The RNA shown here (SAM riboswitch aptamer (S box leader)) has 98 nucleotides and comes from a bovine gut metagenome. The coordinates come from a structure-prediction model, not an experiment, and the mean pLDDT is 83.
RNA sequence: CUUAUAAAGAGAGGCUGAGGGAACGGCCCUGUGAAGCCCGGCAACCUGCCGCGUCAGGCGGUAAGGUGCCAAAUCCGGCGGGUAAACCGAGAGAUAAG
Repeated sequence: CUUAUAAAGAGAGGCUGAGGGAACGGCCCUGUGAAGCCCGGCAACCUGCCGCGUCAGGCGGUAAGGUGCCAAAUCCGGCGGGUAAACCGAGAGAUAAG
C1' cells in the first nucleotide's frame, strides 16, 4: 500500500500491585484489584488435517501449527448525507492475508 472483517464469543485461577479504555473531546472501568506475566478460554483470518463438490472457483468440519482476541458496537463522538433520532457513508485506528 491492497483486500477482507468488526452489535456474537471468551475464568469467581496464580503472581504482582496503579493504572487502563490508540490519539483528542467525552463517557467509563479500576484496591470488590488497572496494566503486565503465567495458566485458562474464545474465535476461526492463514497453514495443516477430514468429508463433500466443481471444468475451475468452492462448501462444511476440526482446532494440531501461525497470528488475533477475552468491560461497554472499533465504548461514543469529531467529517459528509439526513430537520433530527435512527440510519448510511467517509476518515482514523485495530486485526488477518498478500